Annotation: Predicted 3D model of a 75-nucleotide RNA (transfer RNA) from an uncultured Pseudomonadota bacterium.
RNA sequence: UCCGGCUUAGCUCAGCGGUAGAGCAAUCGGCUGUUAACCGAUCGGUCGCCUGUUCGAAUCAGGCAGCCGGAGCCA
Numbered sequence: 001u002c003c004g005g006c007u008u009a010g011c012u013c014a015g016c017g018g019u020a021g022a023g024c025a026a027u028c029g030g031c032u033g034u035u036a037a038c039c040g041a042u043c044g045g046u047c048g049c050c051u052g053u054u055c056g057a058a059u060c061a062g063g064c065a066g067c068c069g070g071a072g073c074c075a
Base pairs, nucleotide, nucleotide: 001071002070003069004068005067006066007065010024011023012022013021018055026042027041028040029039030038048064049063050062051061052060
C1' cells in the first nucleotide's frame, strides 16, 4: 500500500429500510430465620465519525477512523 471481516447498553451479542432489543452486570423489591439460588421491576444507547440517498437509515451509498486476519513492498 492492497483485499476481506468487524465497530449497536458497563460486558457478550441479536436486529440487514418502518417504535432500538436479549442475556449477564448494576440498583430496588419479592421469597428465605440469614446468605446464595430463584422470581419480578427499574436503570442503562450521539447504533464508531462525517456527508449523501429516501417520506423514513443501526440497516443502502461515498469518505474517514479504530480493531482483527490475509497479501504485497522496502530494509
It matches the Rfam family "tRNA". Rfam links the family to the GO term triplet codon-amino acid adaptor activity. The family's RNA type in Rfam is transfer RNA.